[in-house]
Context: one part of a larger RNA
RNA sequence: CGUUAGUAAAUUGCGUGGACAUGACCUUAGUACGAGAGGACCGGGUCGUAUGUACCGCUGGUGUAUCUGUUGUGCCGCCAGGUGCAGUGCAGAGUAGCUAUGUACAGCCAGGAUAAGCGCUGAAAGCAUCUAAGCGCGAAACCUUCCACAAGAUGAAUUUACUUUUUAAGUGCCGUCAAAGACGAUGACGUUGAUAGGCUACAGGUGUACAGGUGGUAACAUCAAAGCCGAGUAGUACUAAUUGCACGUAAGC
Numbered sequence: 001c002g003u004u005a006g007u008a009a010a011u012u013g014c015g016u017g018g019a020c021a022u023g024a025c026c027u028u029a030g031u032a033c034g035a036g037a038g039g040a041c042c043g044g045g046u047c048g049u050a051u052g053u054a055c056c057g058c059u060g061g062u063g064u065a066u067c068u069g070u071u072g073u074g075c076c077g078c079c080a081g082g083u084g085c086a087g088u089g090c091a092g093a094g095u096a097g098c099u100a101u102g103u104a105c106a107g108c109c110a111g112g113a114u115a116a117g118c119g120c121u122g123a124a125a126g127c128a129u130c131u132a133a134g135c136g137c138g139a140a141a142c143c144u145u146c147c148a149c150a151a152g153a154u155g156a157a158u159u160u161a162c163u164u165u166u167u168a169a170g171u172g173c174c175g176u177c178a179a180a181g182a183c184g185a186u187g188a189c190g191u192u193g194a195u196a197g198g199c200u201a202c203a204g205g206u207g208u209a210c211a212g213g214u215g216g217u218a219a220c221a222u223c224a225a226a227g228c229c230g231a232g233u234a235g236u237a238c239u240a241a242u243u244g245c246a247c248g249u250a251a252g253c
Base pairs, nucleotide, nucleotide: 001152005163006162007161008160009159010158011157015149016148017147018146021049022048023047024046025045026044027043033038051106052105053104054103055102059100060099061098062097066093067092068091069090070089071086072085073084074083075082076081110144111143112142117137118136119135120134164251170247171246172245173244174190175189176188177187178186195240196239197238198236199235200234201233202232204229205228206227212223213222214221215220
């Protein structure tokens, strides 16, 4: 822009894409078959491998804005305590998020029409013949079934609701944001408010802060599960989402 008024939702499915894997073992059964050696079809069950999708409760990884230890050196006047630099200085752990080697699930089944092949009936050709008329069975291939998208399907579909002479219904701008994200977009919220920050509590991480008391000559130990803490879960209007502006309507052949 179109779909022939404009909106907000909910659908149908023309069509498109994806998926389709496979092994071993047990049983049937040492049965059928076979002189024996050997050794099944069909059917039932169990456990895997690879692949795919989703997720982070478990096991782990990462986690340069979390915590701790520690070396050298500069600075904060000194002690104490901190801080800068040295690959995050080095080392040990690690929340959220993201992740696989972790966890869960999946392929099935069934139907239709067939290929090679196997048949029934059956003439031409008194026989025979699956074929010429006619009728069946038959594969991971084909069409459905399963998953996702899907009316620009210009063949532009369907259903429901709302709105229009003073500016509607609705949408955008603007602001606070994240489960979203390069930007647009998408989604949550804007005081009739928990959207983000702050604060409080809890979870979780680190591992017991400074000062002081006590013990020890001292190093140090202890009072003390302390102190500190990014993203987590709740609660709470303290702060910021103020006020507002713009777009948008009479549609005939």
This is a predicted structure of a 253-nucleotide part of an RNA (large-subunit ribosomal RNA, domain VI) from Taibaiella sp.
Its Rfam family is "Bacterial large subunit ribosomal RNA".